[in-house]
């Protein structure tokens, strides 16, 4: 730019303009200003003027324009129909247009009145108004005819009685005027059918429904009115109640449908609220008129005025809609002969990205790939030919001229505008997103904060989800958020769903409507099918061709417009008539089974009472008790007798019945079922809203009954409590008959009736056939009831001729959970309550069926110091050691059920040690690496100063030490050193919930997985269960599974046994020396020796390998035997998948944060050892199996040079002088102890016990004050086997003694590890705990330490209910009664008129 649209909310109010006039060729009056002449100067007359004007009359004004309030049918669409109708202006034909008369506006003169606007008085005109003639089948009556129709009846032509008509005008040929008829056009009625929710509205209705008269209309009709009948409408929803203008058409969708009616177009309704006439061709009239109400306005208070849902506009409302433009040029409407005049209709402008179409913000070329900004593995990489630079061109916008067209046949353009020609890349880009869905990713920033979000969800320190920034995507003059409608959604399913268990089958039958329906003819042709005619408005949509430079728009012509109606044609199927059949239904006739149903009669067992008899203390009852009965005799037990309820065994996988439900025996009456029949009707049949009927138990009413059971109650237990569970009692009520209720997990959670669709067993009830007969048996067959199972369904679980399979009729339900099967209403019941049935509000689920785990006061099998057997602790006590707690300046951290707590810590006086505290110093730093610079400066060594030490300052001594190259010289370089300066060091700071590593644990439990293959839609099963065994998922059988890996288990090392080899420091049997000798002998000291013990190296050995049983011809197991040793010989090392966000960032390592004259470093001192007190682990001991003394035997395994240290000697003692020997089978640490012997003690707080304390000492160490350990000799607590509890241990174990070692200067060790001497117990698996397999049930899945379920504070919302109050809609009776038609009286008059009254009907008010 162009082409559209633009108050959806208050049909609430409304300032100001305009939006309906025109005709002098229908009639009568008629200025003024100005100009001219005159003019007595006061005016007069002509022109103006055939003028404005206003009135009469005509014709318009009923169109155009505007809104959607009310209306659910008096609307609208569509088709028909008017034989029941009107139609001014137009158009066609015929015929006319005579004679007359009185009026009245305007005008003039008086009068009221604020104004609006009104009386009088005189006079005037007509195409205004009257009167008369004249006129036709024009009309209204009475006849005849013809014809013709769907009934009334219509249409022609004729005949004959009454009755109606007119207006002129001008330019003299136009035009008006009046009768008829007939056109077109527009209008009025009336049918069918179609057009919302709601039954929580079930009966409506009195002019209603017909009918006769009668009035009324342009027409038909209860349209009105009198009588007359008593009808009409309704389940195909009347009537109520909400809610809406309909339709072409719109948006979507494949469609079929959903939603919708803005612009445009046809229809109706409506004009401030209600009423009503009037004039007129036409109206009950948007911009006419009368009256009531509400509201505004003027007023002189008497009284007037007045309707923007026209165009603008104003306010008001609201999320939220525009100019108080310009114009009759055009199109079109009204007048008007016509020039013409009106025309917010209607052409245009303007506003507003509100929507749809189009153009444009440039195009080429330009890389060492500029800057800038982001990322980065620091190398580079994105933005990015993008920019700048060169070049080029000219859409719009801007500015000049210039007229085509829009104009048509002369005029006429409000306002659009084509084509030229100038400048200049100039003046023209945003919007939303980037975790998936859904295209498009990276850094910072924040740290469950701020936010973000359509749905899932993001965000608690590495966020592609929040906030920016870069880059990218996706649209672009828009872009995105919000409502909204359809699609997806087969999620209300007509197309096109479904009810066993997810929402859903009524608790069952009968059965009216209603749908549905067997074989055959024949007829209709109503439904279907084809052909045809009208009709389905234009306008959209659709396809074609055209004009606007294209498109959007706009024109033409086409097709459709799936539909309504007429007409033909066809008759398969379906309805409708009529007939005829038997095979569905039923009836007969012959059997047959049965707890079907009512009613009576009769029976035994048991129970309870009551009466007697025996008997005697207890019974009863319970996990255990008690309450409860019983010496007034219970219970037991026996005789008799009463009562009342139920019917053992037959009996079942059994039988009837619609269903609930039926069970002693007989007997009456009675319903159905099945089977067979050469039997009879002839479709009579199936479902089955409403409707009726039966319907467990409980409860409800009246009347009876009442044994035994048992709600309520009442007491005894239980119990934290126990208004339960358990006991002792006990009323209603179970029974009966009548009568209500009318629900149940009334289930097969599966309506009901038909037909088809493998089979296999079992059972009941009938009837046949095989056999001579026949019990039984087999074969086919109907009916019932079960179990399994093909195919198919089924989400699976399942179902599976008794279907949840294939198909078909009908009928009842469902449409996420909860609120709720509730409220309210209505119905039904005495009542309790039944049926019927929402909504607010809230949730993101809620379920279904099945997997896998985990659980379980759920089952099996099986293990285990898990229990039981036992032994011997803990828990009481003192001590000796961690931990909570307190405290403290500080009491560093971390470790927290087992699985922190003698754990890190195999050594806290300083050191260690941690910035735990206090103080003091340091700042490139105690350590590392570069890099610059310095001057050989340095290191070591030595002394003094101060200081608590670190550290700080000073002097000296030169003896050692200094890399590398090279022309060897104090040559170069500058390595290490030192010092300044700068990167950077450092952190036992933070996070173990960012991590590796390492470890615990559950568990050395026996389990955890894979490939393949095979069932399941899957998840997942299988395998790995299953039947034995096993210490073991070890083996072995089975076996739709077959293997295979981690794991068990061997393999490794100690230990038992042999055997070979080697024998030194070890051994010493047998020979020999020596030394001692108590003459027995002892001593490896020494020759030797290799037998033996040992050492330590290699080998043997044990394998269910014989034997016998047992087992499945297995595995295995039991029992032997041999054997050092036997069924894994003992022990250690090894610890699968995985689990505890399990422990450690303080061993190490290591992301991110934080610290950097410090949270780094040195350094002194305290602190880690503090002490009302819990609390774990242990050490001593509470004694006699013991303490104490004497004597007097025997391991083992370590360790030892800054060590281990004999022998002597000294000390009571710890220890001390000394130092011989050993780097160790050689020497040393080193006397092992308990044992056994003896003798004392004699049960006592002691010859137990050894804490605490005082004194005096050893010993490390710089240093034992806080804060070491032994020693002596005084002192001599508590403690007399420890409550609730709870720990370890199965053989060389447990207990018990000792010994030795790391760490260490020494030491708080009683701790950890090792060692080796002495040396007990176990029926067994019911039970606690813990595991392992299977298998159940699950509402768990953070998996039982789940999950959940009620009440409850205070706050708030929803929605009900509340004595009542208040609006509003709707009836219905009564009161009043405005205007106005219309009726009666009456005056009035030539006549129309008009005036008065009144009567009917009614707005609008009142009261109930």
């Nucleotide at each position: 730019g162009g082409c559209a649209u633009g108050g959806c909310u208050a049909a609430a109010a409304c300032a100001u303009g305009c939006a309906a006039g025109u005709c002098g060729a229908a009639c009568g009056c008629g200025a003024a200003c100005g100009u001219u002449a005159c003019u007595u100067c006061g005016g007069u007359a002509a022109c103006u003027a055939u003028u404005a004007g206003a009135g009469u009359g005509g014709c318009g004004a009923a169109c155009g324009g505007g809104c959607g309030a009310g209306g659910a049918a008096u609307a609208c669409g569509u088709u028909u129909c008017u034989a029941a109708c009107g139609u001014g202006c137009c158009c066609c034909a015929g015929g006319g247009u005579c004679g007359g008369g009185g009026a009245u506006a305007g005008c003039u003169c008086a009068c009221c009145g604020a104004a609006a606007g009104g009386u009088g008085u005189g006079g005037u005109a007509a195409u205004a108004c009257c009167c008369g003639a004249u006129g036709a089948c024009c009309c209204a009556g009475c006849g005849c005819a013809a014809u013709c129709g769907c009934a009334u009846g219509g249409u022609u032509g004729u005949g004959u009685u009454g009755g109606c008509a007119a207006a002129g005008g001008c330019u003299u040929g136009c035009u008006g005027c009046c009768c008829u008829g007939g056109g077109a056009u527009c209008g009025g009625g009336a049918a069918a059918c179609g057009c919302g929710c709601u039954a929580u509205c079930a009966g409506c209705u009195u002019g209603u429904u017909g009918g006769u008269g009668g009035g009324g209309u342009a027409a038909c009709g209860g349209c009105c009115u009198a009588c007359c009948a008593a009808g009409g409408c309704u389940a195909a929803g009347a009537c109520g109640g909400c809610u809406a203008g309909c339709g072409g058409g719109u948006g979507u969708g494949a469609g079929a449908g959903c939603a919708u009616g803005a612009c445009c177009c046809g229809c109706c309704g409506c004009a401030u609220c209600g009423g009503g006439a009037c004039u007129g061709a036409g109206a009950c009239a948007c911009u006419g008129c009368c009256c009531g109400g509400a509201c505004u306005c003027c007023u002189a208070c008497g009284g007037g005025a007045g309707g923007c849902c026209g165009c603008a506009g104003u306010a008001a409302c609201g999320a939220a809609u525009c100019u108080u433009c310009c114009g009759c040029a055009a199109u079109g409407c009204g007048c008007g002969a016509a020039a013409g005049c009106g025309u917010g209709a209607c052409g245009g402008a303007g506003c507003a990205a509100u929507g749809c179409c189009g153009c444009g913000u440039g195009c080429a070329g330009g890389a060492u790939g500029a800057a800038g900004c982001c990322c980065c593995u620091c190398g580079g990489g994105g933005u990015g030919u993008a920019a700048a630079c060169u070049g080029c061109u000219g859409u719009c916008a801007g500015g000049g001229a210039a007229u085509a067209g829009g104009a048509a046949u002369u005029u006429u353009g409000a306002c659009c505008a084509a084509c030229c020609c100038c400048a200049a890349a100039g003046g023209a880009a945003g919007g939303a997103c980037c975790g998936g869905c859904u295209a498009a990713c990276u850094u910072c920033g924040u740290g469950c904060c701020a936010g973000c979000a359509g749905c899932c969800g993001c965000g608690g320190u590495a966020a592609u989800a929040c906030g920016a920034a870069g880059g990218g995507u996706c649209c672009a003059a828009g872009c995105g958020u919000u409502a909204a409608u359809c699609g997806g959604a087969a999620u209300c399913a007509c197309u096109g769903g479904g009810c066993u268990u997810a929402a859903a089958g009524c608790g069952u039958g009968c059965g009216c409507a209603g749908g549905c329906g067997g074989a055959c003819u024949g007829g209709u042709a109503a439904g279907u099918a084809c052909c045809u005619u009208g009709u389905g408005a234009a306008a959209u949509c659709c396809c074609a061709c055209g004009g606007c430079u294209c498109a959007a728009c706009c024109g033409u012509g086409g097709a459709a417009c799936u539909g309504c109606a007429g007409g033909g044609u066809a008759u398969a199927c379906u309805g409708c008539c009529a007939g005829u059949c038997u095979u569905g239904a039923g009836g007969c006739c012959a059997g047959u089974a049965g707890g079907g149903g009512u009613c009576g009669u009769c029976g035994g067992a048991a129970c309870u009472g009551u009466a007697g008899g025996u008997g005697u203390a207890g019974c009863g009852g319970u996990g255990a008790a008690a309450u409860g009965c019983g010496u007034a005799g219970a219970u037991a037990u026996c005789u008799a007798c009463a009562g009342g309820a139920a019917c053992g065994c037959c009996a079942a996988a059994g039988g009837u019945g619609a269903a609930g439900a039926c069970a002693g025996a007989c007997g009456a009456c009675u319903g159905g079922g099945c089977u067979g029949g050469u039997u009879c009707u002839g479709a009579c049949g199936c479902u089955c809203a409403u409707g009726c009927a039966c319907g467990a138990a409980a409860g409800c009413g009246u009347g009876g009954g009442g044994a035994g059971c048992a709600a309520a109650c009442a007491g005894g237990a239980u119990u934290a409590g126990a208004u339960a569970c358990c006991c002792u009692g006990g009323u209603a009520g179970u029974c009966c008959a009548c009568g209500c209720c009318g629900u149940a997990a009334a289930c097969g959670a599966u309506g009901u009736g038909u037909a088809c669709u493998a089979g296999a067993u079992c059972u009941c009830g009938g009837a046949g056939g095989u056999u001579c007969u026949g019990a039984c048996a087999c074969c086919a067959u109907c009916g019932g009831g079960a179990u399994c199972g093909a195919a198919g369904c089924a989400a699976a679980a399942g179902u599976g001729u008794u279907a949840a399979g294939u198909a078909c009729a009908c009928c009842g339900c469902c449409u996420g959970g909860g609120g709720a099967g509730u409220a309210c209403g209505g119905u039904c019941g005495c009542a309790a309550g039944g049926c019927u049935a929402a909504a607010a509000c809230u949730c993101a689920a809620a379920g279904g069926a099945a997997u896998u785990g985990a659980c379980g006061g759920g089952g099996g099998c099986u293990c285990a110091c898990a229990c039981a057997a036992g032994c011997g602790g803990u828990g009481g006590a003192g001590c000796a050691u961690g931990u909570g707690g307190c405290u403290u300046a500080a009491u560093u951290c971390g470790a927290a059920g087992c699985a922190a707590c003698g754990c890190g810590a195999a050594g806290a006086a300083c050191c260690u040690u941690a910035u735990c505290c206090u103080g003091g110093g340091u700042u490139u730093g105690a350590c590392a690496u570069g890099u610059a610079c310095g001057g050989a400066u340095g290191c070591c060594c030595u002394u003094c100063c101060u200081g608590a030490a670190a550290g700080g300052g000073a002097a000296g001594u030169a003896a050692g030490c200094u890399g590398c190259c090279c022309u060897c010289g104090u040559g170069g370089u500058g390595a290490a050193a030192c010092g300044u300066a700068c990167a950077c060091a450092g952190g036992u700071g933070c996070u173990g919930c960012a991590u590796g590593g390492c470890u615990g644990u559950c568990g050395u439990c026996a389990g955890c997985u894979c490939g393949u293959g095979c069932u399941g839609u899957g998840a997942a099963g299988u395998g790995u269960u299953g039947g034995g065994u096993u210490a073991a998922g070890u083996c072995c059988c089975u076996u739709a599974a077959c293997g295979a890996g981690c794991g068990a288990a061997a393999c490794c090392c100690c230990u038992g046994u042999c055997g070979u080899u080697a024998g030194u420091u070890a051994c010493c049997a047998g020979c020999g020396c020596g030394c001692c000798u108590u003459c027995g002998g002892g001593u490896g000291g020494c020759g030797g020796g290799g037998a033996c013990u040992c050492u330590a190296a290699c080998g043997a050995g044990a394998c269910u390998g014989c034997c016998g049983g047992u087992g499945u011809c297995a595995a295995a197991c039991c029992g032997g035997a041999g054997g050092a040793a036997g069924g894994c010989g003992g022990g250690g090392a090894u610890g699968a998948c995985g689990u505890c966000a399990a422990g450690u960032c303080c061993u190490c390592a290591u992301g991110g944060c934080c610290u950097u004259u410090a949270u780094g470093c040195c350094c002194a001192g305290g602190g880690c050892u503090g002490c009302a007190c819990a609390c774990g682990u242990g050490c001593u001991a509470c004694a006699a199996u013991g303490g104490c003394g004497c004597g007097c035997a025997c391991a083992a395994a370590g360790c030892g040079a800054a060590g281990c240290a004999a022998u002597a000697c000294c000390g009571c003692g710890a220890g001390g002088u000394g130092g011989a020997g050993c780097a160790a089978a050689u020497c040393g640490c080193a006397u092992a102890a308990a044992a056994c012997g003896u003798g004392c003690c004699c049960c006592a707080g002691u010859u137990c016990g050894g804490a605490u304390c005082g004194u005096a000492g050893u010993c490390u160490g710089c240093a034992a004050c806080u804060c070491g350990a032994c020693u002596a000799c005084g002192u001599g607590a508590a403690g007399g086997u420890g409550g609730a509890a709870u720990c370890g241990c199965u053989a060389g174990u447990a207990a018990u003694c000792g010994c030795g070692u790391a760490u260490c200067a020494g030491c708080a060790a009683c701790g950890a590890c090792g060692c080796g001497g002495u040396g007990a117990u176990a029926c067994g698996u019911u039970c606690c705990u813990g595991a392992g397999c299977c298998u159940u049930g699950u509402a768990c899945a953070c998996a039982c330490c789940g999950c959940c379920c009620g009440u409850c504070a205070a706050g708030u919302c929803a929605u009900g209910g509340a004595a009542g109050c208040c609006g509003g809609g709707a009836g219905u009776g009564c009161c009043c009664g405005a205007a106005g038609u219309g009726g009666c009286u009456g005056c009035g008059a030539u006549u129309c008129a008009g005036c008065a009254g009144u009567c009917c009907c009614u707005a609008c008010g009142g009261c109930a």
A computed fold for a 1408-nucleotide RNA from an uncultured organism, annotated as small-subunit ribosomal RNA. It matches the Rfam family "Bacterial small subunit ribosomal RNA". RNAcentral holds the sequence, with entries from ENA and SILVA.